[in-house]
Predicted 3D model of a 332-nucleotide RNA (Bacterial RNase P class A) from Ideonella sp. Its Rfam family is "Bacterial RNase P class A". By type it is a ribozyme. It is recorded under the gene name rnpB. Of the family's consensus pairs, 91% are formed in the model.
RNA sequence: GAAGCAAGCCAGACCGCCGCUGGUGCGAGAGCCGAAAGGCUGCACUGGAGGAAGGUCCGGACUGCACAGGGCAGCGUAGCGGGUAACGCCCGUCCACCGCAAGGUGCGAAUCAGAGCCACAGAGACGAGCCGGUUCAGUCCGGAGUGAAACGCGGCAAUCUUUACGCGCAGCAACACCAAAUAGGCCGGCAUUGAUGCGGCUCGCGGAGCCGGCGGGUAGGUGGCAUCGAGCGGGGGGAGCAAUCCCCCGGCCCAGAGGAAUGGCGGUCACGGCCGGGGCUUCGCAAGGGGCGCCGGCUGCACAGAAUCCGGCCUAUCGGCUUGCUUCACAC
Numbered sequence: 001g002a003a004g005c006a007a008g009c010c011a012g013a014c015c016g017c018c019g020c021u022g023g024u025g026c027g028a029g030a031g032c033c034g035a036a037a038g039g040c041u042g043c044a045c046u047g048g049a050g051g052a053a054g055g056u057c058c059g060g061a062c063u064g065c066a067c068a069g070g071g072c073a074g075c076g077u078a079g080c081g082g083g084u085a086a087c088g089c090c091c092g093u094c095c096a097c098c099g100c101a102a103g104g105u106g107c108g109a110a111u112c113a114g115a116g117c118c119a120c121a122g123a124g125a126c127g128a129g130c131c132g133g134u135u136c137a138g139u140c141c142g143g144a145g146u147g148a149a150a151c152g153c154g155g156c157a158a159u160c161u162u163u164a165c166g167c168g169c170a171g172c173a174a175c176a177c178c179a180a181a182u183a184g185g186c187c188g189g190c191a192u193u194g195a196u197g198c199g200g201c202u203c204g205c206g207g208a209g210c211c212g213g214c215g216g217g218u219a220g221g222u223g224g225c226a227u228c229g230a231g232c233g234g235g236g237g238g239a240g241c242a243a244u245c246c247c248c249c250g251g252c253c254c255a256g257a258g259g260a261a262u263g264g265c266g267g268u269c270a271c272g273g274c275c276g277g278g279g280c281u282u283c284g285c286a287a288g289g290g291g292c293g294c295c296g297g298c299u300g301c302a303c304a305g306a307a308u309c310c311g312g313c314c315u316a317u318c319g320g321c322u323u324g325c326u327u328c329a330c331a332c
Stems, first nucleotide, its partner, number of pairs: 001328010012269007020048007030041004050303001054314002057312005062171004074167005079093005094108001095106004109162002114160002116156003124151001130143004175223004185214006197205002229253001231252002234249006271300007279292005
């Protein structure tokens, strides 16, 4: 220098103006919406997307229902050991395969319990065949060709199956609380001796319900819900090959909507691409090409958008950076 392998990181920065949204304080014993529950409105301060927030594929927290114990069924996992709240995740290691290597991949339990299957070739593929000789007798001897496997006692479990281990079911549209209208339910009262109704009274009309209370469910609202923990990040120490765990010090509280906020504009700087100008340098006889700064213009910033929370896996991702290692070439 070229080609690769592994691990990790960034995902434009700052300023100004205008917005959106959560929290806190004030205004405020206010106003508005609503039957109520509850919600909305101003100002100030302050918080406001990601490495995958994604797919919803695993595992858990949480919640409701179910639940003596055992077994069957069903689903899942699978060398061995460790880590973890748990896992199908992670780490170590053996084996097999791929790679010259650094490394990578894993469909890695069991086929003397049973069943099923075994391409092509071969007469025949799990069935005690075929040919020749031989014998009382497929009794014994010899032979051929195909094939991974041939007359024997093979292979496949990612075919059923077996073994060991794990799993109750549903999911925040869970669930809890507050709670209309209408309809229906229960109780009480009134009512064909005419109630209720026809705007107050009387007459009249009319003819089977009316009034009150209670309780359940629905619409709607609130909580769950985001900060006290499997918590986050920094420093130090210890155990361990590692994953990971333990201890000490000081710091932080870090989005929380619900037709769903996290944005827009302008400026400066940085980066990438394209175009133009000009400079230096290099290869070449030349035409022309390559490299590196400078100036100007245009343009761009990938994949993607939290929805109860967390640990993983998988998938998407313009461009760029760091570290370690391998192979090859060259120079010393």